Background:
A computed fold for a 468-nucleotide part of an RNA from an uncultured bacterium, annotated as small-subunit ribosomal RNA, 3' major domain. It matches the Rfam family "Bacterial small subunit ribosomal RNA". Its mean pLDDT, the model's own confidence on a scale to 100, is 84.
Context: one part of a larger RNA
Parts: sequence; structure tokens; C1' cells
RNA sequence: UGACGGGGGCCCGCACAAGCGGUGGAGCAUGUGGUUUAAUUCGAUGAUACGCGAGGAACCUUACCAGGGCUCGAACGCACGUGGACAGGGGCGGAAACGUCCUCUUCUUCGGACUGCGUGCGAGGUGCUGCAUGGCUGUCGUCAGCUCGUGCCGUGAGGUGUCGGGUUAAGUCCCAUAACGAGCGCAACCCCCAUCUCUAGUUGCCAGCGGGUAAUGCCGGGGACUCUAGAGAAACUGCCCGUGUAAACGGUGAGGAAGGUGGGGACGACGUCAAGUCAUCACGGCCCUUACGUCCUGGGCUACACACGUGCUACAAUGGCGAGUACAGAGGGAAGCUACUGGGUGACCAGGUGCAGAUCUUGAAAACUCGUCUCAGUUCGGAUCGGAGUCUGCAACCCGACUCCGUGAAGCUGGAAUCGCUAAUAAUCGCAUAUCAGCCAUGAUGCGGUGAAUACGUUCCCGGGCCU
Repeated sequence: UGACGGGGGCCCGCACAAGCGGUGGAGCAUGUGGUUUAAUUCGAUGAUACGCGAGGAACCUUACCAGGGCUCGAACGCACGUGGACAGGGGCGGAAACGUCCUCUUCUUCGGACUGCGUGCGAGGUGCUGCAUGGCUGUCGUCAGCUCGUGCCGUGAGGUGUCGGGUUAAGUCCCAUAACGAGCGCAACCCCCAUCUCUAGUUGCCAGCGGGUAAUGCCGGGGACUCUAGAGAAACUGCCCGUGUAAACGGUGAGGAAGGUGGGGACGACGUCAAGUCAUCACGGCCCUUACGUCCUGGGCUACACACGUGCUACAAUGGCGAGUACAGAGGGAAGCUACUGGGUGACCAGGUGCAGAUCUUGAAAACUCGUCUCAGUUCGGAUCGGAGUCUGCAACCCGACUCCGUGAAGCUGGAAUCGCUAAUAAUCGCAUAUCAGCCAUGAUGCGGUGAAUACGUUCCCGGGCCU
């Protein structure tokens, strides 16, 4: 000077408390450990690994294993020599890669181009080291801190400033002051949402006028409204009252769409953890070079006594089932999204129309109405298994999704313990997208619908800040 204390003081945070819903018990999905295996590729491991890298493992991917091949090599550059082929088609061997035979085969401005083969250089490596590194990232933590110049104090390390009294979400601001200033952070400047105005009016809208239909902005037309998308306005403790020297705080205050940071996002100081990543990429060093490179077929990454994490579905009546009937937002769409018609119980199939889309297309569900079930392992629950199919794809055995019929397991609210959330939040309901032929998505990222309860308070648990 720090750090630490079951030392003290002050303060904060879904940290506790007050509430609501879960996890831990069941079945399944997924990741991990372990075990197994020819291989079950590799990495991530308290918080900060474990639906993580992976935003798509049947082949490919793929890095792993077995077997079969190649050695200038799967790709690229250079030099020299040599040839006019190589590729394609067909036959044979083969699981393919590959090998072999036949056939067909360059252009030229004559410099060469392109390409095969040979030789020689460079190749290639998801091999090692994240404790040699860059870059990127997690975390403390969106916590309020971390420093510098000059001055002053101290022999010096260093201190002061940054402390004290108030105040704030904040080292935010005020007052005081051997300090005076400044920088990185805070806040603001950026984006979205909430109100209004202006501009613009198609593909969106339809108040008034006219036409038309069984019906529909369908048509003429209109810019009022909604909306779209550009520009502005608006919120600043600005005004009032009270407290206070001030900063500021309080108010069932006014006005206002919004009030004291209006809500959300992006944004992460000096640094910490030799934190993570050599398998995104880059890169030093080391290692392999007829193999640790590379091609192919098949297998594996999907194994299964078990253990853990994260989820989904339930255990039911605030419910299940049947019938009827409404209302979104944000996205996507050409090897695509598909209206509509027909066939099929259905997944889907056949035809067919519009749309590179504010135009066409892509059923919202919970909710509501009526009926039924009457507390039971059930008309709850759907695992598992049998059969029959549909679709994608060269190919669904290992190892895809979906449909129909049958089967109908555990499970009656879950021990110790533990997690999330303070408002359009939790809870609950569906929809879309990326990846993608298809999909093991119950994941991830977004979107809207319905829509609560509670916070006395800071003694205690956890983490953090300042002073001592």
C1' cells in the first nucleotide's frame, strides 16, 4: 500500500423477507460423468462446464475405427523436360476409390494458351504446446470505481486530491477543504416503443359522393381516418407549495400521451481469474512426410448396470373430449410459398391459380357458446410394443420424421435441499425464423394473445461499494 476478520459504522442488489410458479419423485428428450467398445473423434469442468462449441451427425459433415487404395499427392504457385491429350462414352475386375481394355478426342495470331506425364522446389497435417502468442470471449459487473499533471506533506515506500458534512441509480451534484485541474469510466449523444404535427398516398385505408354484387374497397373516386416511413415537436424538477445555506428531497400539486433515469436495447473503465479457445481464423516453437498427409466403402460419434445437469409431458374438473364461433404480431417464400378443385379416415397425392410479394401465399391457440364425462389409475396420462402406410433422399438395418388402427406403462403433486421472477413482469397460450433434401426442435432466437400476487422491513444468508 493492499487483502482478509465468525471487528465496527454507513449503503446497495429478487440477497433475504412477502408472494407466485417451478426443479429435486414419474415417463420421455437432450447434454455430461462413468462404464463399455475396433472406434464410441475433440474441446468446455464451482460460481463463469453440462439443450455448451453444434443456428440441423443416415452417406456427406467427420476430425474416430476396420478394411481397400495413392505418394508432387485432394487443392494452389514456380522451374525444366516431354506428350497432345485430359475429360466423356462403352466393356471387364471391384463394396467403392481405383485399376485395366476399347472407342472418341485440343485451340493457335506459331509467340504461346490449355492440359496429361516425369523430375525438382514450395505442399499437406482438426498433430502438440491457450503455461510462447494475436484476435475473440466469459466473469467480478452496468459494480462505481481506476488513474494522471502540477503543487503540498513524508528520509522513503507513499499520502493528499478521491477524505469530511449532505445528496444521488452513479467519484451524481452541492458545501467545506493544501490542494488546483484533467483523463478513462457514470450520465448524455445512437436505436426501438409510448403522444402530437407536417410531408407523401401505393400494393395500404374508406368518412362523404356515385356505380355494382348473393356477398366482399369490388369499381369510379377520395387523403378525412387507420396505417406505412421520412422530417420535426415534446420532459427540463421547467412551473407551484413545503423542507433545506446549497445540491437535492417530499406533494392524492397543476398541466401533460408520458414525471422525476418514461419503458427497453446497444454500449462493459483500470484490472482479476497463467480463466476459455492453437478444432473458426492467424501465428512462434516442436513433431509427421509411401504418413500423424490424402481418396473410398462400411461402421462409430445414437452403445448402457448406473450417477448428475437442463428441459418437455403429466398426475386432472380453473380439467379431458365433441361440435360451433372470433381476435394477433413479427417473419419467410422461386429447385420456393401455395389459394382453389378432386381423391384419401389421415400423413399426403393428382390437377391447378396467384406471387420475386404492404398486392399472392403461409389454419393462431388459449378465450367464448353448447353438449358430455362425475373423482375412477378414469373419456386423466401418454410411455412402450404390434400391424398397416405417407414423405424426403442414391440409400431410412444399425440410425429419420409424420399418419392411421390396436396396445395403454410409470405417474394421485414429489425427502433433504434448491431455482426464477417486482408489471405488461411471473404464469399461461399459440405463431414465426435461422440451420435445413429430410429431421430425432421438447433446443435456440424472436413475435404477439390472456394476464396476476407481493415487498412490513434490512435482524439474518449470499454478493458488492465507501470509511475505519